[in-house]
Context: one part of a larger RNA
RNA sequence: CCCGCGGUUAGACGGAAAGACCCCGUGCACCUUUACUGCAGCUUUGCGCUGGCAUUCGUGUCGGCAUGUGUAGGAUAGGUGGUAGACUUUGAAGCCGGGGCGCCAGCUCUGGUGGAGUCAUCCUUGAAAUACCACCCUUAUCGUCAUGGAUGUCUAACCGCGACCCGUAAGCCGGGUCCGAGACAGCGCAUGGCAGGCAGUUUGACUGGGGCGGUCGCCUCCCAAAGAGUAACGGAGGCGUGCGAAGGUGGGCUCAGAGCGGUCGGAAAUCGCUCGUUGAGUGCAAUGGCAUAAGCCUGCCUGACUGCGAGACUGACAAGUCGAGCAGAUGCGAAAGCAGGACAUAGUGAUCCGGUGGUUCUGUAUGGAAGGGCCAUCGCUCAACGGAUAAAAGGUACUCUGGGGAUAACAGGCUGAUACCGCCCAAGAGUUCAUAUCGACGGCGGUGUUUGGCACCUCGAUGUCGGCUCAUCUCAUCCUGGGGCUGUAGCCGGUCCCAAGGGUAUGGCUGUUCGCCAUUUAAAGAGGUACGUGAGCUGGGUUUAAAACGUCGUGAGACAGUUUGGUCCCUAUCUUCCGUGGG
Numbered sequence: 001c002c003c004g005c006g007g008u009u010a011g012a013c014g015g016a017a018a019g020a021c022c023c024c025g026u027g028c029a030c031c032u033u034u035a036c037u038g039c040a041g042c043u044u045u046g047c048g049c050u051g052g053c054a055u056u057c058g059u060g061u062c063g064g065c066a067u068g069u070g071u072a073g074g075a076u077a078g079g080u081g082g083u084a085g086a087c088u089u090u091g092a093a094g095c096c097g098g099g100g101c102g103c104c105a106g107c108u109c110u111g112g113u114g115g116a117g118u119c120a121u122c123c124u125u126g127a128a129a130u131a132c133c134a135c136c137c138u139u140a141u142c143g144u145c146a147u148g149g150a151u152g153u154c155u156a157a158c159c160g161c162g163a164c165c166c167g168u169a170a171g172c173c174g175g176g177u178c179c180g181a182g183a184c185a186g187c188g189c190a191u192g193g194c195a196g197g198c199a200g201u202u203u204g205a206c207u208g209g210g211g212c213g214g215u216c217g218c219c220u221c222c223c224a225a226a227g228a229g230u231a232a233c234g235g236a237g238g239c240g241u242g243c244g245a246a247g248g249u250g251g252g253c254u255c256a257g258a259g260c261g262g263u264c265g266g267a268a269a270u271c272g273c274u275c276g277u278u279g280a281g282u283g284c285a286a287u288g289g290c291a292u293a294a295g296c297c298u299g300c301c302u303g304a305c306u307g308c309g310a311g312a313c314u315g316a317c318a319a320g321u322c323g324a325g326c327a328g329a330u331g332c333g334a335a336a337g338c339a340g341g342a343c344a345u346a347g348u349g350a351u352c353c354g355g356u357g358g359u360u361c362u363g364u365a366u367g368g369a370a371g372g373g374c375c376a377u378c379g380c381u382c383a384a385c386g387g388a389u390a391a392a393a394g395g396u397a398c399u400c401u402g403g404g405g406a407u408a409a410c411a412g413g414c415u416g417a418u419a420c421c422g423c424c425c426a427a428g429a430g431u432u433c434a435u436a437u438c439g440a441c442g443g444c445g446g447u448g449u450u451u452g453g454c455a456c457c458u459c460g461a462u463g464u465c466g467g468c469u470c471a472u473c474u475c476a477u478c479c480u481g482g483g484g485c486u487g488u489a490g491c492c493g494g495u496c497c498c499a500a501g502g503g504u505a506u507g508g509c510u511g512u513u514c515g516c517c518a519u520u521u522a523a524a525g526a527g528g529u530a531c532g533u534g535a536g537c538u539g540g541g542u543u544u545a546a547a548a549c550g551u552c553g554u555g556a557g558a559c560a561g562u563u564u565g566g567u568c569c570c571u572a573u574c575u576u577c578c579g580u581g582g583g
Stems, first nucleotide, its partner, number of pairs: 001583007010575003014570002022404004027400001029396004035201005041194003045190005051154010062143003066139001068137001078136005085119003094113008159180002162178006204216003213233001217239006240385001241283001243341001247301007255279001257275005281290002284347001286345003305328004311322003317386001330339003353379007361372002411458001412456001413454003417451001419447006428438002465540001466538003470532001471529005478503003481498006505519005546564004550559003
């Protein structure tokens, strides 16, 4: 060096299972509920199957009988018309009794008695007689008929999983006779309500992982690199309107502030003089403008017009913006002229659907109409603001699927803020004396052991804390060794330098690493090794399914809260290593 054999498991990011954690999908499934929308089910009301009678309360028709009071006036005058007479021995006035109405004046009905008259036409009144007749009105009452409600009652529908008889050697069913119940119940149709019992679904995105928080459209500035544009969960602020004057036009004016002077009057009120280029003001944020003013005051007005629009700016589009000029009508101005809101830039919402007004459009044989079109206008914090629907929240540790190392938790990597370890300066402490020792305020490094940041390999899997076993390396050395300085007399020490050969505890508590305690020791070092080591062991903790407590939640459930329980697979091919044999 080659080939074996027997071992051991450190590596082959070993094998197994398209990661179960995490995120994503306008994925699925179950579960919950005061998510949305439905459906069973329950219930309300009406009608039908569904009938008789009575009572009572309404409504209406017809008929009878009553009823009617402002003031003036004989007096309780309903309206209109006709008419000069009407009623009466078939019993007038009056009197007695009873009923009804009542504005307490009276009116009216009836029984008895009575035995011949009573009333109208006159005077008052808007209207003249209930003297008489006719047609009506208001209100009440009686009766008929119709109808509605409620109540009671009946039996004949309907019902009986009551008894008996029969079909019939039948616990079904049917028929019969009783009995019960009864127009109820039940069922059908329509209708209002309740309705996770059930069903279908929804439950946004951005995001230095996700969640929580924040944000989502528009305007102004910076970032923005002197054209335009330009991102971030970069830095600052505003808007979701207001104004018929805060608009148009003609004319006029100049601010803020300061100094001085001046009654009450003061730091600031109003007044005067001087200085005052803009520091004021602009309805409202910022920027850019503005004194020829776009700022302030005033006269007259409504151009805060209608129909258009050459040509541009700006946008992927859709939108958005500017605009001379033409026609019509108008305002102001002596006129030239100016005026299609405002100093400019925010003050907003597509389409569908629907409403309103207009219209020389259309009009399902024709004429109309309905409906539609066109013009004008209205209804969205559709604010997740280019708006999925008219209409929508949650749980999953019982979970599932497709994917992702496009994205988190472990480990590694980069970084090194934080951490640890040094160094520089030296105020000061150290009786005196910065530097034996300690060292403020500051400064400069190193390491890659902490907590982090980033998200680069790995999600078709790189097993995660601690212990056990077995280690190996570093030195910033705990012991043992050699030195310097000392605020080293000695013994002990302090601090620094060299040094990694060897060594570097047992118990109690806790899952613990750590830590505390007890007792030893020369000493009981600090770290790296996928916080070494689960194809070596364990499985106490964490981190599935069961269960409980506390808390939170309406609930399903949840909790770096607690508690009990809970499957740890692999026969070694290669490399490494140990032992051994042959060539």